[in-house]
Parts: sequence; C1' cells; structure tokens
RNA sequence: CGAGUUCGCGGCUAGGGUUCCGGCGCCAUCGGCGUGACUGGUCCGAGAGCUGCCACCAUACGGGAGACAUCCGUACGGUCGCACGGCGGGACAAAAGCCCGGGAGAC
Repeated sequence: CGAGUUCGCGGCUAGGGUUCCGGCGCCAUCGGCGUGACUGGUCCGAGAGCUGCCACCAUACGGGAGACAUCCGUACGGUCGCACGGCGGGACAAAAGCCCGGGAGAC
C1' cells in the first nucleotide's frame, strides 16, 4: 500500500408516537365523529443503555481407521478498552435514542 473475514440474535428499559383498545368530549348511541401539550394497554424502540445466548479465538480431553490436517462433542478461559456527534432524509398508522449512522463533522 492492497485484499479478505468477523462485528450477530433474543428479552428488557430510557425514549417514541397514535393503527387498534381504553380515557375524555360531542352525536342521530348494538354505533359514529373528534382528541396523544390523554396517565395508560397493544405497537415501534438504542453503536455510544441493561441482560441472556450464539458466533469467534486459545488450551485440554473424547469420537470416526486416525500421527498431522479436517469434522463433531465436552470442559475451562478470553470475547477487552474507548465512543463528542449534527443538519437532513426514510419506513411503518405515526414518531423516536429505529434506519441512513462507531455516517458528515469535531477532538
């Protein structure tokens, strides 16, 4: 200097809006309309939040004919640290700490 691989998923929360339920108001009331500066339930939901698992790596052991390689399984350990961050756009009913995005930019 160039190339490749991994950087995942589930649960929960901060937060978010208003499709549905409910609340509230109105009406011609087995229902209809409006309302999210309506606490809520359904719903969406974090790279920089929590948690669990998986993947990956090292070592040891076991299995298949098995010395190595390769495959599978088990055990134990590692999987750390850091992370200021727009404007604007996008989706779903709509919005958001969701996605663009560990982006642009800053240091």